[in-house]
The prediction has a mean pLDDT of 75.
A computed fold for a 346-nucleotide RNA from a Schleiferiaceae bacterium, annotated as Bacterial RNase P class A.
Of the family's consensus pairs, 96% are formed in the model.
The gene name in the source record is rnpB.
The source organism's lineage runs through Bacteria, Pseudomonadati, Bacteroidota, Flavobacteriia and Schleiferiaceae.
The sequence is in RNAcentral, with records from ENA.
Its Rfam family is "Bacterial RNase P class A". By type it is a ribozyme. Rfam links the family to the GO terms ribonuclease P activity, tRNA processing and dimeric ribonuclease P complex.
RNA sequence: CGUGCCUUAUCGCUUCUAUUUGAAGAGGAAAGUCUGGACAGUAUAGGAUAGCGUGCUUCCUAACGGGAAGGCCUUGCUAGCGCAAGGACAGCUAGUGCAACAGAGAGUAGACCGCCUUCGGGUAAGGGUGAAAGGGUGGAGUAAGAGCCCACCGCGUUUUGGGUGAUCAAAACGGCAUGGUAAACCUCACACGCUGAAAUGUCAUGUAUAUCGCGUUCCUUCGGGACUGGGCGUCCCGUCCAGAGCUUGCUGCGCGAGGGGUAGGCAGAUGGAUCCUAACCGUGAGGUUAGGGCUAGAUAAAUGAUAAGGGCCCGCAAGGGUACAGAAUCCGGCUUAUAUCGCCCG
Numbered sequence: 001c002g003u004g005c006c007u008u009a010u011c012g013c014u015u016c017u018a019u020u021u022g023a024a025g026a027g028g029a030a031a032g033u034c035u036g037g038a039c040a041g042u043a044u045a046g047g048a049u050a051g052c053g054u055g056c057u058u059c060c061u062a063a064c065g066g067g068a069a070g071g072c073c074u075u076g077c078u079a080g081c082g083c084a085a086g087g088a089c090a091g092c093u094a095g096u097g098c099a100a101c102a103g104a105g106a107g108u109a110g111a112c113c114g115c116c117u118u119c120g121g122g123u124a125a126g127g128g129u130g131a132a133a134g135g136g137u138g139g140a141g142u143a144a145g146a147g148c149c150c151a152c153c154g155c156g157u158u159u160u161g162g163g164u165g166a167u168c169a170a171a172a173c174g175g176c177a178u179g180g181u182a183a184a185c186c187u188c189a190c191a192c193g194c195u196g197a198a199a200u201g202u203c204a205u206g207u208a209u210a211u212c213g214c215g216u217u218c219c220u221u222c223g224g225g226a227c228u229g230g231g232c233g234u235c236c237c238g239u240c241c242a243g244a245g246c247u248u249g250c251u252g253c254g255c256g257a258g259g260g261g262u263a264g265g266c267a268g269a270u271g272g273a274u275c276c277u278a279a280c281c282g283u284g285a286g287g288u289u290a291g292g293g294c295u296a297g298a299u300a301a302a303u304g305a306u307a308a309g310g311g312c313c314c315g316c317a318a319g320g321g322u323a324c325a326g327a328a329u330c331c332g333g334c335u336u337a338u339a340u341c342g343c344c345c346g
Stems, first nucleotide, its partner, number of pairs: 001342002005310007013025004027324001031335002034333005039196004051192001053190003056070005071089001072087006090187002095185002097181002112127002114123003135153005154176001155174008200267004209259001211257006222249004227243007274293008311322004
């Protein structure tokens, strides 16, 4: 990396067909819920900021943190050409910051030892510290040294050529200006509003009930108004007490209407970025066209049990093994699990 058991009978279960019967009924991962979308709600709005993510290039795709083809770097193997694996692989030459301890000095360099000295000092070759010491090797040069100078390498700038591009090759110039760190702030480019099918919509039984209308209220209780009687103040009148039960309201009761909403039903929900085959285009991921097919839809959740037979593998035989795992709105990926046997690499 591939393979990933099959058939029949009986009894059951779910859906459809319409009850006689018949048809269909788990996966490559249905898993983890990591990631991208469809769809729904959010004002059948929109723009920014913040925030978070992605980060070599080109391409594929509805989209992606996925994939394809390439570039570069690192590691391993190889005499070499090359092959394989891995890559948090934009930008410290935009700015700001940071670097413990050790060390003379950690970025405006630096003098501890050493070297040289005219004893003022000079010097970054050598030593030492450190994760890291201000290009590397060699030569010329010098008091000793130093890109101070030269050659090659590295680096940078420019130009030319190949490539869509990442980038590769070459030439000229520059004496080094440009040490590290972005899984530091940050810059640049691209993408993202949030929630999540327990979304959302719809029908609505029984019981209770908001609210409205009509009727009733014998008795009792409460509030307002008017009436009657009495007391007090000199009167208009005010005030207090009592009565009757007149009127109105509340409350209660009956009938009717009725909103919201629980249980439950239906939609969402299985015909779709769909599957199979062929042709063509493309290095490839993939795309286009034509023809054909319909292939679970449950809701606490059906897809099961038993029996018989046959494959495959192990074993001389008897016999044994046949994995991981169970849909829950759907689709694209990623990751993980997987008996046995086969193939490839180390």